[in-house]
Context: one part of a larger RNA
Formats: sequence, C1' cells, structure tokens
RNA sequence: GAGCGAACGCUGGCGGCGUGGUUGAGGCAUGCAAGUCGAGCGAUUCAUCGGGUUUGAGGUUUCUUGAGGCCGCAAGGCGGAUGGGGACCGAUGAUUUGAUGAAGAGCGGCAAACGGGUGCGUAACGCGUGGGUAACCUGCCCUGGAGAGGGGGAUAACAUCCCGAAAGGGAUGCUAAUACCGCAUAAGCCCACGGCCCCGCGAGGGGCUGAGGGAAAAGCCGGGGAUUUCGGGCCGCAAGGCCUGGGACCUGGCACUCGAGGAUGGACCCGCGUCCCAUCAGCUAGUUGGUAGGGUAACGGCCUACCAAGGCGAUUGACGGGUAGCUGGCCUGAGAGGGUGGUCAGCCACACUGGGACUGAGACACUGCCCAGACUCCUACGGGAGGCUGCAGUCGAGGAUAUUUUCCAAUGGGCGAAAGCCUGAGAAUGCGACGCCGCGUGCAGGAUGAAGGCCUUCGGGUCGUAAACUGCUGUCAGAUCGGACGAAUACCUGUUCCGCUAAUAACGGGAUCGGUUGACGGUACGGUCAAAGGAAGCCACGGCCAACUCCGUGCCAGCAGCCGCGGUAAUACGGAGGUGGCGAGCGUUGCUC
Repeated sequence: GAGCGAACGCUGGCGGCGUGGUUGAGGCAUGCAAGUCGAGCGAUUCAUCGGGUUUGAGGUUUCUUGAGGCCGCAAGGCGGAUGGGGACCGAUGAUUUGAUGAAGAGCGGCAAACGGGUGCGUAACGCGUGGGUAACCUGCCCUGGAGAGGGGGAUAACAUCCCGAAAGGGAUGCUAAUACCGCAUAAGCCCACGGCCCCGCGAGGGGCUGAGGGAAAAGCCGGGGAUUUCGGGCCGCAAGGCCUGGGACCUGGCACUCGAGGAUGGACCCGCGUCCCAUCAGCUAGUUGGUAGGGUAACGGCCUACCAAGGCGAUUGACGGGUAGCUGGCCUGAGAGGGUGGUCAGCCACACUGGGACUGAGACACUGCCCAGACUCCUACGGGAGGCUGCAGUCGAGGAUAUUUUCCAAUGGGCGAAAGCCUGAGAAUGCGACGCCGCGUGCAGGAUGAAGGCCUUCGGGUCGUAAACUGCUGUCAGAUCGGACGAAUACCUGUUCCGCUAAUAACGGGAUCGGUUGACGGUACGGUCAAAGGAAGCCACGGCCAACUCCGUGCCAGCAGCCGCGGUAAUACGGAGGUGGCGAGCGUUGCUC
C1' cells in the first nucleotide's frame, strides 16, 4: 500500500446492488418447512338436482247423511250445520336409486434418497486430474420389438366386544382394488449342456444354432354408427315397436408386462497430486498370499474355513501424534510465490451420541423404523413422547452477526389426464454505513474586507467572498396526480386446419378471436406544488509524513507505530485559533500478502 463474512470509538442525509452466527456440531418454547392422485379401490357423512315406492297436512270436485232454522193445516219443500265415501291435485316425512359437488379417515400408487442446512468427522482413492470396468446397477424419460388369456384366497376401513391414564393394542365378523397368490402363453430373456463362426496380447468377449428346465402382466377414463347380448319402463291379445342402462364390438388417451438399445444418474478399480512433527523408527494376525465357499448390482481377505509365511518402511518417511472437509476459486504480489476455502458452483461427510437393518430403482435414510446411552417433557408410577447442523424465533457463551414478515405472481421441484394442490426451494420484504457504487447537503454575484474569534513588532495580519445582502436553480427528502415491465410460448372457452379413426364424435398437434392470473406495489418511473428551506463529520499537524502559533502544565498530568516528547517560553502532553488529509464517513484494533 492492498484486502476482510470483521469488531470497537466518534459521527451519520438518500438510493441501487451485494452481504450478515467466523464462538458452543451448546440447549431449545411456538408456528411453518412433503405431499399428491376419487380418471386405482371399498365404505361413511353432507349439499344440490332428478326418478321409483310409501306417508298423506291441506285443497278442488262429486256422491251420500241430513241438525237448528224458515215456509206450509199436513204430506212435504227450502236450506244446508254435522258425519261418511269416491276421484284428482298435493305440502311434509320415511325409504330406495342415480347424477354432480364437497369433507375427513382407510387400502393402493408415485414422491418422500430431490430440494434445504452444517463442516463434526476425515491426511483418505475423501478431493483434484487423467484413465479403466472383458467386474457393474439405473425408477421416471426417449426409440424400436413382443404381449396383456383365465382363475383364486385374503385384509384394512366398517361393526361388535375387550385391555390401557395415555400412547396404543387385542379378539370376532363382513368387503374392494392398478393390493396379494397360483395356472396358461414366451418373439425375446435367464440357467446348465452340445455344435459352428468371429474378435482380443491376454483373463476372455460376441454372434448363430439344437434339445432341456425356468420366470410376466392391470386396469382406468373418454367417443361411437350398424350388429349382438343382458336388464328396466311404456304400448300391444300376440308378433313386435318405442325409450333407457350395462356388456360384446370399433376407436382415442393414460397406465401394465417381457426383453433390446439410448439418455441420465450412480458404484467399483488404478497412475499422479494433496499440511506439520523423526523430541513418532520400526509397524502388522484377516495381517500378506493361495484354495474352496458365502455375500454383493459387481471385482476383491468384503466375510468364513483350511493351507502357506508373508506384507509395509529411513527424506520415495511405514507406524504413531497434531491439525484440517477438498476443489473451481478468493486475497496479495511485476511475477514466481505466500495466505485462504465465507457468499456462488462441483464433490465428500454428518443429522442428539453410538450401533443396526427394513422398504425401495435408489438410503443404511435430517423432519422413516429398531436397540442402547445422555438430556428434556407427560404419567393414574404400570408406562409413554421428543430431537431446528430446514425458515423465522429464544436462552446461553461471545468483541460480534438480522424479520417468530408477504406470496406461490415468476423460475424450479413433487403428485395428477387436467383443472389444480403442496413447496420457509424460490421470489420479495424488514433490520445492520457490514462492503462496493451513485447522488445530495446548493449555484452566481457580493469589500466600509462588517461584527466576533485568534495572533500581533499594536502599525496591523488572519479566519475571508467566508457571512450578511441580491439574484437564481430544484437533485434527494416532503405533498399531490398519473402509473408500470416482470405475463404468456401459462391457463380457460370458442373458431379453423392437420393427425389418429369407419367417423364430421372423442383425443392429440398447429394457427387464431375472446377471457383469466402480480406477493413485491399504488412500488419503480413520470407530471405538478412548495422550499435554500431538512442533510458534515472524523483524524492529524516533531521526523518518517501534507499541515503552526498562543495559552495551560512543569519528568507532573500525559503522549507514543519506530525514533522518542514532558524537569518554566513544549510546533510531540491538554485546550484554543489556524492549517493539512479524507469525507457519510473517519480513525483504532485484529488478521493476510
């Protein structure tokens, strides 16, 4: 001089972009961080709409009963209360069935192995780089091939009962599937045997072929003219006709099975490189090799038995100890080199500590399981629950490090046919001058060089065009009006063309009209208004090193990076005026070159 994930002191106007637990991988309250699919399945509840059966308040109409009353001498008539019956309409309730929508649990599928965090451990094929696998695996995705026939038995949910404080568990009974299990089929595939051919230095690899043994599968959603079949309703004596629902059949989409290739992701092996200590010099019994077996996706002492006695090591450093995640990079430096590994990206390791396996294409699995331990919590004392090194937040320790914010609008991820749902990934926002960058705190004129401060040789000098004063401008902050991009190749609906198809249907693709979606945000940005108004400090001034005088102090008080200052005129202490430097910062401390 440069740099920093910085901290501390004084000071502090605005914005953009970054960045922020470096210490205790210490403990954690609370909320959220992984779900989704009803177009796999059975059941339950609710809402809306429709059909069938039934109930039948009430109403309309009709038949009948025929009171009091009125007329009549009477017979009787008028009249119609009350009771009963029929037909029709029909509120409400019950039950059953169908469609649509919703909810929460269950079975089932996929995801949960990604994404996110941290650097404990690790000096190692962990990482970096270059190779190898003739010793390997790979869900979803892509390409092309072959198939999907026919059966069976269960079990959750649910119901009843029992145990338990709870967490939870048990018994009996019923039921479905793309859950589970036989059988069939096997182009190709696997196993062992035989024949032929090709390739490789080689261990060996590949192809064709014969006969034998073995292993598959699942459905769901949509569209349809004719034909056929099963069921329901109406008409008809019947033949038959009409309406309606399911299957066969044709067809589209998504799934399913077997095998081949690809892509992607991973596994293993090897050469080289990768800190300090020799005050660590010898280390080693699964140790080194072989045979056989087990295990794995796979080679291997990876594991086991037996056999042999090997294997590593002295500047090419075994073994031991210490420290440490590695790299792209970052800082510095002319470079060589030195230092470093925070943010971003790749790889590795870890998930309270230690151990273990299960499921699965993939884990020995951060918010899965089991065991042990420490800790915390609940308990009816019998027994249970938990794991922020996810995002916020809290306590602690520390010189020291932020919001218990908003949204899935965009990008990306999971599931789904899709709409969509979920997503503390992500996008935004808040806080901190922590860093970098930009802007402002005004501009021009203005000398009796005002007042005042300081110095003075008392003449004056200086702060100083600085101020006042006059004119002007309007960045930022303030007020007010307008107001985005990010969002269209996304989604929905219609039209049209093309593909599939028997099809003008459905489905898929293209074009196009219209519509829908923004957390940030009434933000950025723009216009207008007002107004010099609200916005400057910090350090230094003996030399190194740019900037000097006065007063106070008197080896005191103090300063100091080094040299050194201070004991009565201190440019070095403290204050003041002045000056120098940098400037929303300036100094100090720590660390690196």